Predicted 3D model of a 77-nucleotide RNA (transfer RNA) from a Geminicoccaceae bacterium.
RNAcentral holds the sequence, with entries from ENA.
Its Rfam family is "tRNA". Its family is annotated with triplet codon-amino acid adaptor activity in the Gene Ontology.
[in-house]
RNA sequence: GGGCCCGUAGCUCAGCCGGUCAGAGCGCACCCCUGAUAAGGGUGAGGUCGGCCGUUCGAUUCGGCCCGGGCCCACCA
Numbered sequence: 001g002g003g004c005c006c007g008u009a010g011c012u013c014a015g016c017c018g019g020u021c022a023g024a025g026c027g028c029a030c031c032c033c034u035g036a037u038a039a040g041g042g043u044g045a046g047g048u049c050g051g052c053c054g055u056u057c058g059a060u061u062c063g064g065c066c067c068g069g070g071c072c073c074a075c076c077a
Stems, first nucleotide, its partner, number of pairs: 001073007010026004019057001028044005050066005
């Protein structure tokens, strides 16, 4: 330098056939339960969907560039 894959909640990930409130598990806060703790149950908060630009009536989803991570190839000596 070239190719491919990945980046979504604090963590692990789904969604990626463009429109459905952007979700799950764990974690966190509060409440119930208990003599108390754990377990269990309920409620809730938490997201610029890596960044910018474009296409579109509408983008997490499509295109371009860039940033970060991983794998492979090439180059140099």